[in-house]
About this RNA: Transfer RNA from Spirosoma arboris, 71 nucleotides, folded computationally.
RNA sequence: GGUUCGGUAGCUCAAGGGUAGAGUAGCGGUCUUUAAAACCGUUGAUCCAGGUUCGAAUCCUGGCCAGACCA
Numbered sequence: 001g002g003u004u005c006g007g008u009a010g011c012u013c014a015a016g017g018g019u020a021g022a023g024u025a026g027c028g029g030u031c032u033u034u035a036a037a038a039c040c041g042u043u044g045a046u047c048c049a050g051g052u053u054c055g056a057a058u059c060c061u062g063g064c065c066a067g068a069c070c071a
Base pairs, nucleotide, nucleotide: 001070002069003068004067006065007064010024011023012022013021018054026042027041028040029039030038047063048062049061050060051059
C1' cells in the first nucleotide's frame, strides 16, 4: 500500500429501516446481628462528517481507530 472484518452502557454482546435491549458492573432498597448470596428498583451508550429516506445503530460515500490476510 491492497483486500476483508469490526467500532452500540464501565466490560461482554444483541437489535440488519419504525420506542436502542440483555448479562455483568455501579447506585438505592428488601432480607441478614453484619457481610455475601438471592430478590426489587434505578443510572448509563449507537466512532466522526456528509448523503438517501416520512423515518438511519441499520443503507451509501469519505475519514479515524483496532484485528486478520496478501504484498
The organism belongs to Spirosoma, within Bacteria. Its Rfam family is "tRNA". It was read from a public genome assembly.